Predicted 3D model of a 575-nucleotide part of an RNA (large-subunit ribosomal RNA, domain V) from an anaerobic digester metagenome. The coordinates come from a structure-prediction model, not an experiment, and the mean pLDDT is 82. The full RNA is in RNAcentral, with records from SILVA. It matches the Rfam family "Bacterial large subunit ribosomal RNA".
Context: one part of a larger RNA
RNA sequence: CUAACACAAGGACAAAAAGACCCCGUGAAGCUUUACUACAACUUGGCACUGGUCUUAUAUAUAGAAUUGUUUAGGAUAGGUGGGAGUUCCUUCAUUUAGUGAUGGAACAUCAGUGAAAUACCACUCGUUUUAUAUAUAGGACCUUACUUAAGACUAAUGCAAACUUAGUCAAGGACACUGUCUGGCAGGUAGUUUAACUGGGGAGGUUGCUUGCUAAAGAGUAACGCAAGCGCGCAAUGGUACCCUUAGUCUGGAUGGAAAUCAGACUGUACGUGCAAUAGCAUAUGGGUGCUUAACUGUGAGGCAUACGGGCCGAGCAGAUGCGAAAGCAGGUUAUAGUGAUCCUCGUGCACUUUAUGGAAGGUGCCGGGCUUAUCGGAUAAAAGCUACUCCGGGGAUAACAGAGUCAUCGCGCCUAAGCGUCCCUAGCGUCGGCGCGGUUUGCUACCUCGAUGUCGGCUCAUCGCAUCCUGGGGGUGAAGAAGCUCCCAAGGGUUUGGCUGUUCGCCAAUUAAAGCGGUACGCGAGCUGGGUUCAGACCGUCGUGAGACAGGUCGGCCUCUAUCCGCUGUCAG
Numbered sequence: 001c002u003a004a005c006a007c008a009a010g011g012a013c014a015a016a017a018a019g020a021c022c023c024c025g026u027g028a029a030g031c032u033u034u035a036c037u038a039c040a041a042c043u044u045g046g047c048a049c050u051g052g053u054c055u056u057a058u059a060u061a062u063a064g065a066a067u068u069g070u071u072u073a074g075g076a077u078a079g080g081u082g083g084g085a086g087u088u089c090c091u092u093c094a095u096u097u098a099g100u101g102a103u104g105g106a107a108c109a110u111c112a113g114u115g116a117a118a119u120a121c122c123a124c125u126c127g128u129u130u131u132a133u134a135u136a137u138a139g140g141a142c143c144u145u146a147c148u149u150a151a152g153a154c155u156a157a158u159g160c161a162a163a164c165u166u167a168g169u170c171a172a173g174g175a176c177a178c179u180g181u182c183u184g185g186c187a188g189g190u191a192g193u194u195u196a197a198c199u200g201g202g203g204a205g206g207u208u209g210c211u212u213g214c215u216a217a218a219g220a221g222u223a224a225c226g227c228a229a230g231c232g233c234g235c236a237a238u239g240g241u242a243c244c245c246u247u248a249g250u251c252u253g254g255a256u257g258g259a260a261a262u263c264a265g266a267c268u269g270u271a272c273g274u275g276c277a278a279u280a281g282c283a284u285a286u287g288g289g290u291g292c293u294u295a296a297c298u299g300u301g302a303g304g305c306a307u308a309c310g311g312g313c314c315g316a317g318c319a320g321a322u323g324c325g326a327a328a329g330c331a332g333g334u335u336a337u338a339g340u341g342a343u344c345c346u347c348g349u350g351c352a353c354u355u356u357a358u359g360g361a362a363g364g365u366g367c368c369g370g371g372c373u374u375a376u377c378g379g380a381u382a383a384a385a386g387c388u389a390c391u392c393c394g395g396g397g398a399u400a401a402c403a404g405a406g407u408c409a410u411c412g413c414g415c416c417u418a419a420g421c422g423u424c425c426c427u428a429g430c431g432u433c434g435g436c437g438c439g440g441u442u443u444g445c446u447a448c449c450u451c452g453a454u455g456u457c458g459g460c461u462c463a464u465c466g467c468a469u470c471c472u473g474g475g476g477g478u479g480a481a482g483a484a485g486c487u488c489c490c491a492a493g494g495g496u497u498u499g500g501c502u503g504u505u506c507g508c509c510a511a512u513u514a515a516a517g518c519g520g521u522a523c524g525c526g527a528g529c530u531g532g533g534u535u536c537a538g539a540c541c542g543u544c545g546u547g548a549g550a551c552a553g554g555u556c557g558g559c560c561u562c563u564a565u566c567c568g569c570u571g572u573c574a575g
Base pairs, nucleotide, nucleotide: 001575002574004572005571006570010567011566012565015561022396023395024394025393027392028391029388030387031386032385035193036192037191038190039189042185043184045182046181047180048179051143052142053141054140055139056138057137058136059135060134061133062132063131064130065129066128068127069126076119079125080124081123082122083121086108087107088106089105090104092102093101094100095099147173148172149171152170153169154168155167156166157165196208197207198206205225209231210230211229212228213227214226232377233275234334235333239293240292241291242290243289244288245287247271249267250266251265252264253263273282274281276339278337279336280335297320298319299318300317303314304313305312309378322331323330324329345371346370347369348368350367351366352365353364354363403450404448405446406445407444409443411439412438413437414436415435416434420430421429457532458530459529460528462524463521464520465519466518467517470495471494472493473490474489475488476487477486478485497511498510499509500508501507538556539555540554541553542551543550544549
């Protein structure tokens, strides 16, 4: 070295299970609630099932009655209108005794007077009060026949009896209740759903549309959770036009008067001002005034800018009507760039057209205008929040936690310089402020392999390597007398303890030792062991949450997979 056999498990990112952690999906399910929208249940009221008697109140109608109606004047308490010259009662007599005629008496009228209106009597009628009846509404009391009857008593089926059940009768209630329908309330009891995206993983925070500057690399455009600021309007004058004016600052001079008020001169030249952020403009002014005014118009629009589309922007000219100006002319808001919202739906005592046989109308169409912090601002709906460790599915190493890799801010170590300490003296030993490296053990950053799985802390077992050396060995310096030290150089051969506490690594403590080294090895080693910790399902506490539940908070409990194919390792035998 090869072969065989045996052993032990370092590797084959071994096997097993399309990772359960994490993220994603306009995936699912279970649960919660002051998410949204419904529904059951409960409840309010109307009507039906639903009948009778009495009574109270109110209203209406009919019939009757009257202590019935008061300005002033008038005899006096004049409702209104019309008719109207008589009416009513008592007594006596006559008669064909229902009745009619005559005598006498009394009352009220007519008349007179007052007043707007005049009375007796009759008819109709208004108002007020009241009685009766009917109807309606509301309330109360009662009835029984609808209807109800859980419990109670009795009877029957039922037999010796009892129980149960069914049916019936009592008894009780009663037009209520029950039930149906319509309607208002309430309603996680139940159901269906929603609960955004960006994001140097996700969550938390922040942001989401528009404007200005920079980034932006001298045309335009150009990203980031890049750096800075603003807007979601205002103004009937802060618009139009004609005419006029020039700001700010510095210096000098000048009463109160000062750094700064108003005045004069000189100088500088836009530094002032512009409704509001910034940028670009503006003195012929776009800045500051005065006069007159409404172009902050209607219908259009050659041609362009910009641009995926939707949208945005500039615009001469033409027609009409108008303002200012002597006129030429200027004026379709504002120095420019922000001051915003599609479609559907809906509204307009806005205009026009059309209108299903015809005339109208409803409706529709076009133009004009109103209603969205639809701000997640190209707006899924008119209308929507959470928990899941009870969880599930589809995916992702497109994306986190372990390990690796890159980096090395941090960390560890070294070097340079030398202010200073070291009695004196920078460098025996130290070394501010600075500077340059090395390492890849910390905490990070990145997200490159792995999510069809690379098992995670510590311990045990077994180790192996580095040297920046803890001991042992050799040396230089010393602020080395000796001894003991300090510091530096060389050196990795060997060695580097046992206990108490804690799951601990670490650490503290005890006793030793020559010494009780620091690190790498997937923070070495779970197909070698363990399973105390962390990190499923149960439960308790504290805190948070309305709640389901949550917590690098605590606590008790909690399944670690018989068979080795290959490489490597060990042993035996053979060649």